[in-house]
């Protein structure tokens, strides 16, 4: 010593800056829901707005006079006396306290600390002295009179502690001479003159007195109270000058007292950048709320100052007042009223009204404590002391404890089991604080009066009285008080907020971008843990929540304790003022600042600590600390300062030298351009991307000569020089600033910064005048384009140049202030110096400038690094979210354009820096792909077929829609199918399970009625187990669960599957680099069809993919041969004779073929290239060579791609219907458009005849179907064989021979229609395929554009399978015949992998400017309008002080015998001031305002395309001009531009 937490939001992510919000404490609250009880406190923050009643300051008979009533005595009454005397009046002391409020005021108002030698203080207290003697009115009253009323006024008389003279006096006060004292002073001493007082009252005793109380007059306390001073606390400079009693002196006045406080006079000063002046704003403090502190914020309550009392002024009393419940004016307002006048001031206490989100009783009592009077008693007190209302705050206690599992019911969740509510209830068994109700029953009261007792002072001395102790003695609003004590009974007592994350606590249901939440971020569009209810859950409790405000967190204004290269922020540069800051010595000095000591004071209350009183705590009380500040004093002297003497390092001056586009001026020169003049010369020139405009036969461009004329100065030239920046470039000359080295000499701190200031300042631009050759805003004209106010082009004016004068600005950038010091180094390059030294194009060292690399060390990170953005020290500027806005509005500067300072309202959560991965480029680099090229052959035109759109329907069912849908789900729609759509049925269903009941075998099958589902019936036929009632199956009918559904979501899912793509990618683990996000690895340099493989590297390995491994061909051997093959061998058959044909038969395995196992091929070998590597080229050999061809194999992921209609599935919705069944229709519609296909258009063909060669499949639940015969044929009747290496479909086509057609809409083409017919099926009408015969359309090779293919491939020709009763120009297979071309990667598409930029990351189909339109919002201008407030000048001119007064009126006192005068005084009258009011004039500040401007927000609205990639003309600043917008030239400048290319410079 006790004290310091963060988080959530910008991004795919990540770091940083930075703004917004959260969580916490507090409150005079307010508002919602709830509300049991105690104590202690608080309780009109708003309108200083208005107020009805009530009550808040009187009281004193022991100052005074005295009636009215009262009682008593006497009387018969009248009346008299005596007692007492109210209410009113004189007098005195108090009404300046106490009590409210904060309106005003930024000021000595407050606060501290002081000063009064410039003061005053009534009661109080102490001390001296005195209190003598007169005198005169005056209230009250009593007559009388006005008036409504408040009042008035006149006459009469009276007291007094009321007033007034005199008498006494000085310690007081003024004066006079002296002394002390101070810096000075109005202090003190002593001294002459001179002035100035006063009351009486009440006890006792009475004879004189005495005592209290008082009363004059002095000096002292104390307490209060004026003034002055030093320091401290608000915002604005868009307030920069203020000031005339201002400033100061002299003289008076005035005050209690110093002063221009006031006057006259003289002077011309006083204030301010350390903020005057104005203007906003506010009582100030102690505290009090937060805070770790520091500091922020605040000024209820309590206590101390101020300040005000309807509003303004203004005096009187008075010890104090300019006076809250006192006066006088004047104002606005409310009341009364007889209209003539009056009356009033809650911001005491209560209450009332408006006002407002809001703040209370029209109580009780002076019992306490405190004020006021008074001798006392006692009055008087809305202070105060208690009750009351208000959960408004702190605090305290209760709503009940124990057992209690069957873990009851009920609710909620779960498919179910269960699970939760949850010992929670019930139930038992206890308590009684609180509640109800009946009793007892404290303390707050001390003590006055009185009385008893005892004791003391004073005085010469009694009484009395006085004091002083002890004992006795009355009072209680609160209050039916606190507490106690008995009875009753768990009895009377829980809520509010929250449950996405911050944050601590979840499920179901509703709702479907609705209704709603929300403090930030953000929920809600059918599975919401975020709406809104219900269960459950977590916080806090008589409260919980929300608003609102402050502080905190926010190190978010940073003194503690922040920044400025790019995030906001270095001034464009210098130069100098104020102002900060300042080298070395010294034993010198002073002691402002510093440090340490003591010492005042910081009131009281709070604060902490610690003790103690209420049951405890909140409250209260007692110590003690603590109040970080001021003041006073002592001491210290190290360091800052101040003085004093030095020094030379800092900085300056001189001398001998250098380099240098450093400024001004003047002269001088050539290269090129243009234009004029003359020659040659001829037909075009010039300009573009490509074109025109333009210009030339009146001779251009070109080329010669010659002239003119401006303007800029190649080469040299350079990250090379100079200069503070701006900026400066031909040569010579003059004149002039700065700078550097080197060596001496000299001054001696002369320094460094620098707010104002003042200077210099590119470009453009402006003002006079010149000038004008080229360029060239603007502008005019071709182009381009949708447009094209532009980019290209042809002209072209200002302007670009000079002189003089202005502006004053830039991306004026190193985006980096200016000195100074210290922190490793290498290397270029420029100026000077020394030094070795082969004297050279050497070398080393060194100052001073430029440059690049880099070491600590710094940063968010890029990056900087002795030229720092490093350490550090001086000192300036500047920054505090984004937009609005550098914009309005004031001022100020400037001709003008404009600068310069520079804000707010609104409004968003963001805006930003850097760096990373990814996309993306009309950015680079390298490499693939039928990507382009090179080819062959389509499609797009016809016709048909098939699909989709669209349309049309009753209904054309539904899905797929760039690619990657569209002969696609569908491998086969006449019914069926099928889901559409009419009609007609049917509801336990047409299909499953299960359970009651009641019937029956099941079945089969016929009739009848309907179009059919269906409906009525008829016949045949009679399960099984079992002892039986019975029990199993299996049908039918009722009843219930249930079924069922191609209904919806493919954006709620599984599965499958398309694409990218058979591209070569994608990850990981460990280990290194980075704050990190993330990077290496996966990049390089070779190579591959490949992330193939090699090298080589902070990387070392791995996974998933590539390829092998699988299947098929393609060579070869080895085995098995039947139904296959037939060389040899033997036999049959045929034709016929020949080398004949046929596997038919026996035999063979020979060879085909099947069909199983096996070899083979690996860049293995040789050359070359290569890095001694991987590989590439070539060859041999081989059936195949370099992945042989071909399949099948789809990494991580992408498209919320397709499919809820294959199939499963959540949820949702129907349930005599969205199910189910029949019947017919329809899915085939037909102006049209798109695709995918077939046919064709012909002679490389078409037709007729002949004649050959596959492969790979299928086939008897219903099949393939040879041959026969019959049809002109589709077919049909008969019908062998074959469940198939045997029989059969089955001919294959093209091809080849030969004939024919001869270029035609034809012998090409078949389309369309008519006629006959075949076949399948119940059934070809709608709507089948086929034949015959007639019919004979388009079409003569297809615009723009677009598809396929690199070899057995295109192309071209048959065959067969599936589906299927029947329907194939589609799909999948299957074999014949079988090219062409590829230079090559510049260009199009996709893709890969490196690198760049980026403001995209929903990620280029992105993002995103700006104008005009629509709504709204806030603001600025605005002819003027209406308030408000301060100022100035001038009338007016109230009260009221002051000064004068000639009028009038005057009891005390003088004079005087009186008359009367005098002296005061009064009232009038006037002066000066002087509030309100007027007038004028100007400024400052709010309301309102036709219209006018831009801002800002808003879902989809025009118009364009301006930015971000090289954003398509690179952009960005200044600055002109011009255009709907965005913006577009010009000029200068800048890189915050990509790219190529060259220099030049760094690294190894």
């Nucleotide at each position: 010593a006790u004290g310091g937490a963060g988080a959530g939001u910008u991004u795919g992510a990540u770091c940083c800056u930075g703004g917004c919000u959260c969580a916490g404490a507090a409150c005079g609250a307010a508002c919602g829901c709830u509300g049991g009880c105690g104590g202690c406190g608080c309780g009109u923050u708003u309108u200083a707005a208005g107020c009805a009643u009530g009550c808040a300051a009187g009281u004193c008979g022991a100052a005074c006079g005295g009636c009215a009533g009262u009682g008593g005595u006497a009387g018969c009454a009248a009346u008299a006396c005596c007692a007492u005397g109210a209410g009113a009046g004189u007098g005195g002391c108090g009404c300046a306290c106490g009590g409210g409020u904060g309106a005003g005021u930024a000021a000595c108002a407050c606060g501290u600390a002081g000063g009064u030698g410039a003061u005053c203080u009534a009661c109080c207290u102490c001390u001296g002295g005195g209190u003598g003697g007169g005198g005169g009115a005056u209230a009250g009253u009593c007559c009388a009179u006005g008036g409504a009323a408040a009042c008035a006024u006149g006459g009469g008389g009276u007291a007094a502690u009321a007033c007034c003279g005199c008498a006494u006096g000085a310690a007081g006060c003024c004066u006079u001479g002296g002394g002390a004292g101070u810096a000075a002073a109005g202090u003190c001493c002593u001294u002459u003159g001179g002035u100035u007082a006063a009351a009486g009252g009440a006890g006792c005793a009475a004879u004189u007195g005495u005592u209290c109380c008082g009363c004059c007059u002095g000096g002292g306390g104390a307490u209060g109270a004026g003034c002055c001073u030093g320091c401290g606390g608000u915002c604005c400079a868009u307030u920069a000058g203020c000031u005339a009693g201002u400033u100061g002196g002299c003289g008076g006045g005035g005050u209690a007292a110093c002063g221009g406080c006031c006057c006259a006079c003289c002077a011309a000063g006083g204030c301010u950048g350390c903020g005057a002046u104005g203007g906003a704003u506010a009582g100030c403090c102690g505290g009090c709320c937060u805070g770790a502190g520091a500091g922020g914020g605040u000024g209820u309550a309590c206590g101390g100052c101020c300040a005000c009392a309807c509003u303004g002024g203004g005096a009187c009393u008075g010890a104090g007042a300019c006076a809250c419940g006192g006066c006088c004016c004047a104002g606005a307002c409310u009341c009364c009223u007889a209209c003539g006048g009056g009356a009033g001031g809650c911001a005491g206490c209560a209450g009332c009204u408006a006002a407002g989100a809001a703040u209370c009783u029209u109580c009780c009592g002076c019992a306490a404590u405190g004020g006021g009077g008074g001798a006392a008693a006692c009055c008087c007190u809305g202070a105060c002391g208690g009750a009351g209302c208000g959960a408004c705050g702190c605090c305290g206690c209760g709503u009940g404890g124990g057992c209690g599992a069957u873990g009851a019911a009920g609710g909620c969740c779960g498919g179910a089991a269960g699970g939760u509510u949850g010992u929670a209830a019930a139930g038992c068994c206890c308590u009684u604080u609180u509640c109800u109700u009946g009793g007892c029953g404290a303390a707050g009261a001390a003590u006055a009066a009185g009385g008893c007792u005892g004791g003391g002072a004073a005085u010469g001395g009694a009484c009395u009285g006085c004091c002083c102790a002890g004992c006795u003695g009355a009072u209680g609003a609160c209050g039916u008080u606190a507490g106690c004590c008995g009875a009753g009974g768990a009895a009377u007592a829980a809520g509010c907020c929250c449950c996405g994350g911050c944050c601590a606590a979840u499920u179901a249901c509703g709702u479907g971008c609705c209704a709603g939440c929300a403090g930030c971020c953000g929920c809600g569009g059918u599975a919401a843990c975020a709406c809104g209810u219900a269960u459950g859950g977590g916080g806090c409790g008589a409260g919980c929540g929300u608003u609102g405000u402050u502080c905190g967190g926010a190190g978010u204004u940073a003194u503690u304790g922040g920044g400025c290269g790019u995030a906001a922020a270095g001034g464009g540069c210098g130069u100098g003022u104020a102002g900060g800051c300042g080298g070395c010595u010294c034993u010198c000095g002073c002691a402002a600042g510093c440090u340490u000591g003591g010492u005042g004071u910081u009131a009281a209350a709070g604060g902490u600590u610690u003790c103690g009183g209420c049951c405890u705590a909140a409250c209260c009380g007692g110590a003690a600390c603590a109040g970080u500040g001021c003041g006073c004093u002592g001491a210290g002297a190290a360091c800052u300062g101040c003085g004093g003497a030095g020094c030379u390092g800092g900085a300056g001056u001189c001398u001998a030298g250098g380099a240098g586009g450093g400024g001004g001026a003047g002269c001088u020169g050539g290269a090129a351009u243009u234009c004029c003049u003359g020659g040659u010369g001829u037909a075009g020139g010039g300009g573009u991307g490509a074109a025109a405009u333009c210009u030339g036969u009146a001779g251009a461009u070109a080329u010669c000569a010659g002239g003119a004329a401006g303007a800029a100065c190649a080469c040299c030239g350079g990250u090379g020089g100079c200069g503070a920046a701006g900026g400066c470039g031909a040569g010579c000359u003059c004149c002039u600033g700065g700078c550097c080295a080197u060596a001496g000499a000299c001054u001696g701190a002369c320094g460094c910064u620098g707010a104002g200031g003042c200077g210099c300042g590119a470009a453009a631009g402006c003002g006079u005048g010149g000038g004008g050759a080229g360029c060239a805003a603007a502008c005019a004209g071709g182009a381009u384009u949708a447009g094209a106010u532009a980019c290209c082009c042809u002209g072209g004016u200002a302007g670009u140049c000079c002189a003089c004068g202005c502006u004053g600005u830039a991306a004026a950038c190193g985006a980096u202030g200016u000195g100074c010091a210290c922190u490793a180094g290498g290397u270029g390059u420029u100026g000077g110096g020394g030094g070795c030294u082969u004297u050279c194009a050497g070398c080393c060292c060194u100052c001073g400038g430029u440059g690049c690399c880099g070491u600590a060390g710094c940063u968010a990170a890029c990056g900087c690094g002795u030229u720092a953005a490093g350490u550090g020290c001086a000192c300036c500027g500047c920054c505090u979210g984004g937009g609005g806005a550098g914009u309005a509005u004031g001022c100020u500067c400037g001709c003008a354009a404009g600068g310069g300072u520079g804000a707010a309202a609104c409004u968003c959560a963001a805006a930003g820096g850097a760096a990373u991965u990814g996309a993306c480029g009309g950015g680079g680099g390298c490499c693939c792909g039928c990507a382009c090229a090179a080819g062959c052959g389509g499609u797009g035109g016809a016709g048909c077929a098939u699909g989709u759109g669209g349309u049309u329907u009753a209904a054309u069912u539904c899905g797929a829609u760039g690619g990657u849908a569209c002969g696609c789900g569908a491998g086969g729609a006449a019914c069926c199918u099928u889901a559409c759509c009419a009609g007609g049925g049917u509801u336990u269903g047409a299909c499953a399970u299960g359970u009651g009941c009641a019937c029956g075998g099941a079945u089969g099958u016929c009739u009848c009625a309907g179009c059919g589902a269906u409906g009525a019936g008829g016949c045949a036929g009679c399960c099984u187990c079992u002892u039986u009632u019975g029990g199993g199956g299996c049908g039918u009918g009722c009843a219930c669960a249930c079924a069922g559904g191609u209904g919806c979501u493919g954006c709620a899912u599984g599965g499958c599957u398309g694409u990218c793509g058979u591209c070569a990618g994608c990850u990981c683990g460990u280990g290194u680099c980075g704050u990190g996000a993330g990077a290496u690895g996966u990049u390089g340099g070779g190579u591959u069809a490949a992330g193939u493989c090699c090298c080589g590297c902070a990387a070392c390995g791995a996974g998933c993919g590539c390829a092998a491994c699988c299947c098929u061909u393609g060579c070869c051997g080895u085995c098995u041969g039947u139904u296959g093959c037939u060389a040899a061998c033997a036999g049959g058959c045929c034709c016929u004779u020949g080398a004949g044909g046929u596997g038919c038969u026996g035999a063979g395995g020979a060879c085909u073929c099947a069909g199983a196992c096996g070899g083979a091929a690996c860049u293995g070998c040789c050359g070359g290239u290569g890095a001694c590597a991987a590989a590439c080229c070539g060859g041999a050999g081989g059936a195949a060579g370099g992945u042989g061809g071909g399949g099948a194999u789809g990494a991580c992921g992408u498209c919320a791609a397709g499919u809820c209609a294959u199939c499963a599935u959540g949820g949702c919705c129907c349930u005599u219907a969205u199910g189910u069944c029949c019947u017919g229709g329809g899915c085939u519609a037909c102006a049209c458009a798109c695709g995918u296909g077939c046919u064709a258009c012909a002679a490389u063909g078409g037709c007729c005849g002949g004649u050959a060669c596959a492969a790979a499949g299928c086939g008897c639940u219903u099949g393939c179907g040879a041959c026969a015969c019959g049809g002109c044929g589709a077919c049909g009747u008969g019908g062998a064989g074959c469940g198939a290496a045997u029989c059969g479909c089955a001919a294959a086509a093209a091809g080849c021979c030969g004939g024919u057609c001869u270029c035609a809409g034809u012998u090409c083409g078949g389309a369309u229609u008519g006629g006959a017919g075949u076949c399948u099926g119940a059934a070809a009408c709608c709507c089948g395929a086929c034949u015959c015969c007639a019919u004979g359309a388009a079409g003569u090779u297809g615009g723009a554009a677009u598809c396929g293919c690199u070899a057995g491939u295109a192309a071209u020709c048959g065959c067969g399978c599936a589906u299927c009763a029947g329907c194939a120009c589609g799909g999948c297979g299957c074999g014949g015949u079988g090219a062409a071309u590829a230079c090559g990667u510049u260009c199009c598409c996709g893709g890969g992998c490196c690198u760049u930029g980026u403001a995209c990351a929903c990620a280029c189909c992105g993002c995103c400017c700006g104008u005009c339109a629509c709504a709204c919002c806030a603001c600025c201008c605005g002819a003027g309008u209406u308030g408000g407030g301060g100022g100035u000048a001038c009338c007016c001119g109230a009260a009221g002080u002051c000064g004068c007064u000639u009028g009038c009126c005057u009891a005390a006192c003088c004079c005087g015998c009186a008359a009367g005068g005098g002296g005061g005084g009064g009232c009038g009258g006037c002066g000066c001031c002087g509030a309100a009011g007027g007038u004028a004039u100007g400024c400052c500040u709010g309301g309102u305002g036709a219209g006018g401007g831009g801002g800002g927000u808003g879902a989809a609205g025009u118009c364009g395309u301006a930015a971000c990639a090289a954003g398509g003309u690179a952009g960005c600043c200044g600055u002109a001009c011009c255009g709907g917008a965005a913006g577009g030239u010009g000029c200068g400048g800048c890189u915050g531009g990509a790219u190529c290319a060259c220099c030049u410079c760094c690294u190894u």
This is a predicted structure of a 1548-nucleotide RNA (small-subunit ribosomal RNA) from a soil metagenome. RNAcentral holds the sequence, with entries from MGnify. Rfam family: Bacterial small subunit ribosomal RNA. The coordinates come from a structure-prediction model, not an experiment, and the mean pLDDT is 84.